The RNA shown here (transfer RNA) has 75 nucleotides and comes from a bacterium. Its Rfam family is "tRNA". By type it is a transfer RNA. The sequence was found in a public genome assembly.
């Protein structure tokens, strides 16, 4: 420096324009157990930043930032 791809709770992962952003572990509280573990139940937490488009954006457009991959320049 050009070009692809991705960035979503502490962690891993789905979402293809209107779902309360879904799940699992994990972490907190409870049932159940003489405790403990297993197991149930509920709760806790998230869209990287920024504009644009649209009645409505996590979802689509640009820019930036940060990761991986390819390219090509110079040494």
């Nucleotide at each position: 420096g050009g070009g692809g791809c991705g960035u979503u709770g502490g962690u891993c992962c789905a979402g293809c324009g209107g779902u309360u952003a879904a799940g699992a572990c994990a972490g907190c509280g409870g049932g159940c157990u003489u405790u403990c573990a297993a197991u149930c139940c509920g709760c806790c937490a998230a869209c990287a930043g920024g504009a644009g488009u649209u009645c409505a954006a996590c979802u689509c457009u640009c820019c930036u930032a940060c990761g991986c991959c390819c390219c090509g320049c110079c040494a």